Context: one part of a larger RNA
RNA sequence: ACCAGGGAGUGUAUUUGUUUGGCGAGUCUAACCCGUUCAUCGGGGAAGGCGUAGGGAAACCGACAUGGCCGCAGCAUUGCCAGGGCCGCCGUGUUCAAGCGCGGGGAGUCAAACGGAUACGACCCGAAACCGGGUGAUCUAUGCGUGGACAGGACGAAGCGUGGCGAAAGCUACGUGGAGGUCCGUUAGAGUUGGUGUCCUACAAUACCCUCUCGUGAUCUACGUAUAGGGGUGAAAGGCCCAUCGAACCCGGAAACAGCUGGUUCCGACCGAAACAUGUCGAAGCAUGACCUCUGCCGAGGUAGUCCGUGGGGUAGAGAGACUGAUUGGAGGCCCCGCCCCCGAGAGGGGUCGGACCUCCUGUCAAACUCCGAACUCACGGACGCCGUGGACGCAGGGAGUCCGCUGUGCGGGGUAAGCCUGUGCAGCAUGAGGGAGACAACCCAGAGCUGGGUUAAGGUCCCCAAGUGUGGACUAAGUGCGAUUGAAGGUAGUCCCGAGCCCUAGACAGCCGGGAGGUGAGCUUAGAAGCAGCUACCCUCUAAGAAAAGCGUAACAGCUUACCGGCCGAGGUUCGGGGCGCCCAAAAUGAUCGGGGCUCAAGUCCACCACCGAGACCUAGCGGCACGCCUUACAGCGUGGUUCCGUAGGUCGGCACUCCGGUUGGGUGGAAGCACGGACGAGAGUUCGUGUGGACCGACUGGUGAAGAUAAUCCUGGU
Numbered sequence: 001a002c003c004a005g006g007g008a009g010u011g012u013a014u015u016u017g018u019u020u021g022g023c024g025a026g027u028c029u030a031a032c033c034c035g036u037u038c039a040u041c042g043g044g045g046a047a048g049g050c051g052u053a054g055g056g057a058a059a060c061c062g063a064c065a066u067g068g069c070c071g072c073a074g075c076a077u078u079g080c081c082a083g084g085g086c087c088g089c090c091g092u093g094u095u096c097a098a099g100c101g102c103g104g105g106g107a108g109u110c111a112a113a114c115g116g117a118u119a120c121g122a123c124c125c126g127a128a129a130c131c132g133g134g135u136g137a138u139c140u141a142u143g144c145g146u147g148g149a150c151a152g153g154a155c156g157a158a159g160c161g162u163g164g165c166g167a168a169a170g171c172u173a174c175g176u177g178g179a180g181g182u183c184c185g186u187u188a189g190a191g192u193u194g195g196u197g198u199c200c201u202a203c204a205a206u207a208c209c210c211u212c213u214c215g216u217g218a219u220c221u222a223c224g225u226a227u228a229g230g231g232g233u234g235a236a237a238g239g240c241c242c243a244u245c246g247a248a249c250c251c252g253g254a255a256a257c258a259g260c261u262g263g264u265u266c267c268g269a270c271c272g273a274a275a276c277a278u279g280u281c282g283a284a285g286c287a288u289g290a291c292c293u294c295u296g297c298c299g300a301g302g303u304a305g306u307c308c309g310u311g312g313g314g315u316a317g318a319g320a321g322a323c324u325g326a327u328u329g330g331a332g333g334c335c336c337c338g339c340c341c342c343c344g345a346g347a348g349g350g351g352u353c354g355g356a357c358c359u360c361c362u363g364u365c366a367a368a369c370u371c372c373g374a375a376c377u378c379a380c381g382g383a384c385g386c387c388g389u390g391g392a393c394g395c396a397g398g399g400a401g402u403c404c405g406c407u408g409u410g411c412g413g414g415g416u417a418a419g420c421c422u423g424u425g426c427a428g429c430a431u432g433a434g435g436g437a438g439a440c441a442a443c444c445c446a447g448a449g450c451u452g453g454g455u456u457a458a459g460g461u462c463c464c465c466a467a468g469u470g471u472g473g474a475c476u477a478a479g480u481g482c483g484a485u486u487g488a489a490g491g492u493a494g495u496c497c498c499g500a501g502c503c504c505u506a507g508a509c510a511g512c513c514g515g516g517a518g519g520u521g522a523g524c525u526u527a528g529a530a531g532c533a534g535c536u537a538c539c540c541u542c543u544a545a546g547a548a549a550a551g552c553g554u555a556a557c558a559g560c561u562u563a564c565c566g567g568c569c570g571a572g573g574u575u576c577g578g579g580g581c582g583c584c585c586a587a588a589a590u591g592a593u594c595g596g597g598g599c600u601c602a603a604g605u606c607c608a609c610c611a612c613c614g615a616g617a618c619c620u621a622g623c624g625g626c627a628c629g630c631c632u633u634a635c636a637g638c639g640u641g642g643u644u645c646c647g648u649a650g651g652u653c654g655g656c657a658c659u660c661c662g663g664u665u666g667g668g669u670g671g672a673a674g675c676a677c678g679g680a681c682g683a684g685a686g687u688u689c690g691u692g693u694g695g696a697c698c699g700a701c702u703g704g705u706g707a708a709g710a711u712a713a714u715c716c717u718g719g720u
Base pairs, nucleotide, nucleotide: 001720002719003718004717005716006715011120012119013118014117015116016115017114018113019112020111021110022109023108026050027049028048032044033043034042035041054061055060064088067087068086069085070084074080075079089104090103091102092101093100094099123263124262126260130253131252132251133250134249135248141227142226143225144224145223146222147221148220149219150217152184153183154182155180159176160175161174162173163172164171165170189214190213191212194210195209197208198207229245231241232240233239266655267654268653269652270651271650276289277288278287279286280285291401292399293398294397295396296395297394301387302386303385305384306383307382308381309380310379311378312377313376317372318370319369324366325365326364329361330360331359332358333357336355337354338353340351341350342349343348405429406428407427408426409425410424411423412422413421414420434445435444436443449623450622451621452620453619454618455617459613460612461611462597463596464595468610470609471608472607473606474605475604481599482598490584491583492582494581495580496579497578498577499576500575501574502573503572511568512567513566514565515564517541518540519539522536523535524534547562550561551560552559624645625644626641627640628639629638630637656709658706660704661703662702663701664700665699666698667697674693675692676691677690678689679688680687681686
């Protein structure tokens, strides 16, 4: 890993609701007793419980066996009316009173089954832990007792001897001597630094090799002995206490508790959520409400849509001569303030500039501005539509689930932003399949009972790939693009279109040819200044035209152009504004790409049009379920479909299969169960038949019973 077998809402008690049954103003026995055919059954047993009266804290007091009206079902015919409703009346508490609260015209109780709740292990498995009683110092830590062990070499302390010196104390040299938690050391023995070597399903649950440290001492070691779990021991690392230590091991309390993780077993039918609010030592939980479902009651209206009427609203927008606040420029006024200037001895006066204020013009803004003001929305009424006696709306009760949500879009708040955080309306996913978007929860189309046939939607029609290499016109040359997946500011004589101004056959624009002069080298300045360093002025003449010169140039001149004019040429030129499609801007990590191939009067982009393809949508044929109707004792049958039939959590309902038992009734050695293969039936759980194997039991119906259904729990056991 696979297969087989096992594997999870159970039992008791109490309580609540539903269904069925018994008795009924009552109902039921409990313990226990007696009998018996003895896990039973029959008879007794009312002690007691619940109910039959309530109100009040209590003292205490103490109620409709029906007066009126309406009215569903029903009966029946314009009424009666069980149950039901509205009044009236009564009890009691409060109480001066009024009023108000609770109650009143009899339905309970026992049993069984089922749905919930509570207590217990309480659907199953799962901790780390806590406590109690014991077992451990044969490992290891430390102490104690009795023993054992340490080749060889080196250094050479004290002391002592001799010599020398000294007055002495003593010093000194040479010997001798043999100290030391001394040195070297592959003695024995003990340790374990580095290789981060080898090994790492090992030789080994800590090993091997090389290297390294200690090796007369706080040394090493054998045996004995002592210390025990909140305790020991520790030259101290939370180390060690038998491969177990930040509290050992074994058994017990014990099925500890777990708001946490995982798992929880057959089929179908109908309906079908929530991820919100409030509270919470609450935030991974729970309770109540909202939302779902089922049942009962009531009995005639209800209101998601559209339109109209009457009111409410102050958003979007808009506005600034209607407020609050912000805000551009200009003109005028007033005289208020400030700096400076002038006059004046001073007081003061005058002036420029700036600011404030006022008036006028001009240009802008606001969630917490509004003279205004939609769409829209809310309330009530009406009309249409839709739903409703097949029971809507409503009321009561049983059962839930949910209280991590997420995305798109409209409108917000926070943030530089985010596949970001946080609100709100709608839609979707969640709980929604199918077609499209390459793949793609929520984007587009579209809400799936089953089996066929057709038509369309979104999206597409060169090939992959179903359908046009469709028609007409235009643009793009960048492979731009063919993408629902970006490209900015800025730039662009790329190209197409639209509009406007000016020049132009009295000849435009460009090009070429020619002229471009004189007074004069204007005056000043200057060493010089001659069109061209600088300053001032910028005239006049001849002219077709030519600057007191627009550039280059010279030391200054010179020289080369320009403006301006003529000629040649012969038809549009030039400038500005707007638009379409392009271009530059344009950088990312393994090899690129529009899904790919590939595509250029497109298979790109824009406009118009005609066909076709394309889904579970729509239409249609047949068949089912569900709801309702008709007919039936019933089954069956026929009909209708009001917009009937997607569905997680979940509620309700109907079935299939298994074990054993009671009753009824069958099969089996002429071959049961089981197993294997095959056929048939059923929507399915499943049922049934045949053949083989097998060799003795097995069904059906009905009513019970429960250890009653497994692809999942890092499930358990076994096999392979």
The part of an RNA shown here (large-subunit ribosomal RNA, domain II) has 720 nucleotides and comes from Natronomonas pharaonis DSM 2160. The full RNA is in RNAcentral, with records from Rfam. It matches the Rfam family "Archaeal large subunit ribosomal RNA". Lineage of the source: Archaea > Methanobacteriota > Halobacteria > Halobacteriales > Natronomonas pharaonis.